Molecule: transfer RNA
Organism: Candidatus Bathyarchaeia archaeon
RNA sequence: GCCUAGGUGGUGUAGCGGCGAGCAUUCAAGCCUGUCACGCUUGAGAUGUGGGUUCGACUCCCACCCUAGGCG
Numbered sequence: 001g002c003c004u005a006g007g008u009g010g011u012g013u014a015g016c017g018g019c020g021a022g023c024a025u026u027c028a029a030g031c032c033u034g035u036c037a038c039g040c041u042u043g044a045g046a047u048g049u050g051g052g053u054u055c056g057a058c059u060c061c062c063a064c065c066c067u068a069g070g071c072g
């Protein structure tokens, strides 16, 4: 340099162009318990950057950045 895959809460991941962006974990409060743990309820927290297409983009297209793998 070229090719491929990926980038989503603190962490790991899912996501048919119209979602309240789901799940697990984490954190906070409450319940439960003699206490802790387990369990239950509620809440907090995320779409790499910039453009384009579209009535509408996490989703499609382009460029860039970053990560992993391959080729040279």
Base pairs, nucleotide, nucleotide: 001071002070003069004068005067006066007065010025011024012023013022018055026044027043028042029041030040031039048064049063050062051061052060